[in-house]
RNA sequence: GGGCGCUUAGCUCAGCUGGUUAGAGCGCAGCCUUCACACGGCUGAGGUCGCAGGUUCGAGUCCUGCAGCGCCCA
Numbered sequence: 001g002g003g004c005g006c007u008u009a010g011c012u013c014a015g016c017u018g019g020u021u022a023g024a025g026c027g028c029a030g031c032c033u034u035c036a037c038a039c040g041g042c043u044g045a046g047g048u049c050g051c052a053g054g055u056u057c058g059a060g061u062c063c064u065g066c067a068g069c070g071c072c073c074a
Stems, first nucleotide, its partner, number of pairs: 001073007010026004019057001028044005050066005
């Protein structure tokens, strides 16, 4: 330098054929339970969906560029 893949909550990851509200587990906070702790139960907070632009009535999802990470080729 070229090709391919990935980037979504603090971490690990889902998200179908574009369809209006973005989710799970773990973690975190509060409450219940206990003499107390742990376990367990309930509730909740937490997101510019990597960045910028484009297409569309509508984009996490499609297209382009850039950035970061990984693999392969040279």
Molecule: transfer RNA
Organism: Acidimicrobiaceae bacterium